The prediction has a mean pLDDT of 83. Predicted 3D model of a 540-nucleotide part of an RNA (small-subunit ribosomal RNA, 5' domain) from an uncultured bacterium. Rfam family: Bacterial small subunit ribosomal RNA. The RNAcentral record of the full RNA draws on Greengenes and SILVA.

[in-house]
Context: one part of a larger RNA
């Protein structure tokens, strides 16, 4: 000199863009942060209409506790642990998986029995739970078929770094499915408008291929300490078996006695890693806030279940600590999500608005949900920009300071005169972000028997904004409302007076102060930076 997620002191006009618990991975009141689908299903409730005679029945619309599907493994937070294939980089899988999505091939036959909801009867203070009975499904489950797949046994071609891989073909065994919505009468059976039929769309099953996301393995790199020198029994390897999506001591039985280490094993300490960031001419050094990638964790420790995917932050079980409720028998909870509270600390924000945009989940869609996100609020915490006026003005005014009493200086500074209107104040108008999305209409076109229906494309109309009456624009008023902080002995730009008298004090280093202190305190002046200035801390 530069830098900072900074803090402290004095001061403080505005805007834009960022940033904001670095400490206690301390404890948490309250609210919200993951739901959605009635076009999978049976009920229940409400409303309207019709039949009707009050009951009741039917149809339609809406709502939804439950069964069922998908999601909840994403998104969001934190950095405790971890010195490790954790991360970075370069590779490998002839040792692997992949829901939803895209493309293609083939199919979807015919049955059965339950369980919630509900009704009734209980138990319990509650959380909740038991029994009996009824019922539906795209829930569950035998059977059929078997393109293909898996396994075994053959034949054969091609290829490879070994085990072998890929393709064709034959036999045997095993293995699947589910319907829903809209429309129609061309076909089929009823026989005049409906279906078990046809059709469009959405789904379902098996398989192939892709895409995406993961899993595993390997080379190299990755802090300090030798005042840590030996460490290791599933340890190192083999055979066999089990387990896994998959390789492997991953696990087990048996066998062998190996394996690592001065090129630093083991132990101890510290630490999430990287892209990057800061500094530096560079080499390097330091660092890992925000943003992006990966990893790990979710009160502490352990465990599995479900599932394509978890050993799962707002799931389950067990143990522990803590908090709360209790009728003392027993229960409930987990902010390192967004706000917020207490505590700790030098120190770090609103219990705000909205799903309008972007993205995500579900849904055929309308749409619902979304503290992701978009915004606003607070803080000079940082960077950048603007303003606090401009021109003229010598009687060099008054006043202050100083003086050798002549003067000098603050100083064109002020006043005065002439202007301007950025910002501010008031008033009026008023956005972009929003149309490739959504809804309606029309036209063309695909499927179709069809002028139903539905899909695609084009044109056109309409609605939709949290921010926000904000940005911005225009008009009016009036210099009015807007400057401080530090320093002035040398380093180092900037000096005099008074007070004090080795006192009070200053100080980064040298040092200053004991009666004329340019070094302390005050005043005037001057210098530097400026909505900031100085100090402290840390890094280069």
């Nucleotide at each position: 000199g530069g830098a900072c997620g900074a803090a402290c002191g004095c001061u403080g006009g505005c805007g834009g863009c960022g940033u904001g618990c670095c400490u206690a991975a301390c404890a948490c009141a309250u609210g919200c942060a993951a739901g959605u689908c009635g076009a999978a299903c049976g009920g229940a409730g409400u409303g309207u209409u019709u039949a009707u005679u009050u009951a009741u029945a039917a149809a339609c619309a809406c709502u939804u506790a439950g069964u069922g599907g998908c999601g909840a493994a994403c998104g969001g937070g934190u950095g405790a642990g971890u010195a490790a294939c954790g991360c970075g980089u370069a590779g490998a899988c002839a040792a692997c998986c992949u829901a939803c999505c895209c493309u293609c091939u083939a199919g979807a036959u015919g049955g059965g029995g339950a369980c919630a909801a509900c009704a009734c009867c209980g138990c319990g203070a509650a959380a909740g739970u038991g029994g009996u009975g009824c019922u539906a499904a795209u829930a569950c489950u035998g059977a059929a078929u078997g393109u293909u797949g898996u396994a075994a046994u053959g034949u054969u071609a091609u290829u490879g770094c070994a085990u072998a891989a890929u393709g064709a073909u034959a036999u045997u065994a095993c293995u699947a499915a589910a319907g829903g919505u809209g429309g129609c009468c061309u076909c089929u059976a009823u026989a005049u408008a409906a279906a078990a039929g046809c059709u469009a769309c959405c789904g379902c099953u098996a398989g192939a291929a892709g895409a995406u996301g993961g899993g595993u393995c390997u080379g190299c790199g990755u802090c300090u300490g030798a005042u840590u020198a030996g460490c290791u029994a599933g340890u190192u390897g083999g055979u066999g078996a089990g387990a896994u999506a998959a390789c492997a001591g991953c696990u087990c039985a048996c066998c062998a006695a190996g394996g690592c280490a001065a090129u630093g094993a083991u132990c101890a300490g510290u630490a999430g890693c990287c892209g990057g960031u800061c500094u530096g001419a560079g080499a390097g050094g330091a660092u890992g806030a925000a943003c992006g990638g990966c990893c790990a964790c979710a009160c502490u420790g352990g465990g599995a279940c479900u599932g394509a995917g978890a050993c799962a932050c707002g799931g389950c079980c067990c143990a522990g600590a803590c908090u709360c409720c209790u009728a003392c028998g027993g229960g409930a909870g987990g902010c390192a999500g967004c706000a917020g509270u207490g505590g700790g600390g030098a120190a770090u924000c609103u219990u705000c608005c909205g799903c309008a945009a972007u993205g995500g989940a579900c849904g055929a869609a309308a749409g619902u949900c979304u503290g992701a996100c978009g915004g606003a609020g607070c803080a000079a915490c940082g960077c950048c920009g603007c303003g606090u006026g401009a021109g003229u003005g010598a009687a060099g005014a008054a006043g202050g300071u100083u003086u050798u009493c002549g003067g000098a200086u603050c100083g064109u500074a002020a006043a005065g005169c002439u202007c301007u209107g950025u910002c501010u104040u008031c008033a009026a108008g008023g956005a972009c972000g929003a149309a490739u999305g959504u809804a309606g209409a029309u036209a063309u076109u695909g499927u179709g028997a069809a002028u139903a229906a539905u899909g695609a494309u084009a044109u056109u109309u309409a609605a939709u904004g949290a921010c926000g009456g904000u940005a911005c624009u225009u008009g009016a008023g009036g210099a009015g409302g807007a400057a401080g902080c530090c320093a002035c002995g040398g380093c180092u730009a900037a000096c005099u007076a008074c007070g004090u008298g080795c006192c009070a004090g200053c100080a980064g280093c040298c040092g200053c102060g004991g009666u004329a202190a340019u070094a302390c305190g005050u005043a005037g002046g001057u210098g530097g930076c400026a909505a900031g200035c100085g100090u402290u801390g840390u890094c280069c």